This is a predicted structure of a 106-nucleotide RNA (SAM riboswitch aptamer (S box leader)) from Peribacillus butanolivorans. Taxonomically the source falls in Peribacillus (Bacteria, Bacillota, Caryophanales, Bacillaceae). The coordinates come from a structure-prediction model, not an experiment, and the mean pLDDT is 85. The sequence was found by an Rfam model in a public genome assembly.
[in-house]
RNA sequence: UUCUUAUCAAGAGAGACGGAGGGACUGGCCCGAAGAUGUCUCGGCAGCAGACUUAAUAGGAGUGCUGUGCCAAAUCCAGCAGGCGAAUACGCCUGAAAGAUGAGGA
Numbered sequence: 001u002u003c004u005u006a007u008c009a010a011g012a013g014a015g016a017c018g019g020a021g022g023g024a025c026u027g028g029c030c031c032g033a034a035g036a037u038g039u040c041u042c043g044g045c046a047g048c049a050g051a052c053u054u055a056a057u058a059g060g061a062g063u064g065c066u067g068u069g070c071c072a073a074a075u076c077c078a079g080c081a082g083g084c085g086a087a088u089a090c091g092c093c094u095g096a097a098a099g100a101u102g103a104g105g106a
Base pairs, nucleotide, nucleotide: 001106002105003104004103005102006101007100008099013042014041015040016039017038021031022030023029025079026078027077028076043071044070045069048067049066050065051063052062053061054060075098080095081094082093083092084091085090
């Protein structure tokens, strides 16, 4: 980098550095000099894989030790297809695509 698979409306912030854009892409809408995004330290959330405990029709429950992950907004919303509602404009539903993370493979 790519393939397969599971999940994605819950949850979780302080300090230091730094100084301009950032929220993947496009549109919208937001965040940002009252200092965002990012990096580091500490803290926290969660429970994917491993480990351990329990249990037994185990794809269950628990611990949170190890490896990751995460800590604005639903993956912030939409994007493609179909459907519902007087409905091209609005609202809602289902599925896909794209993306993120874990695990396994090439």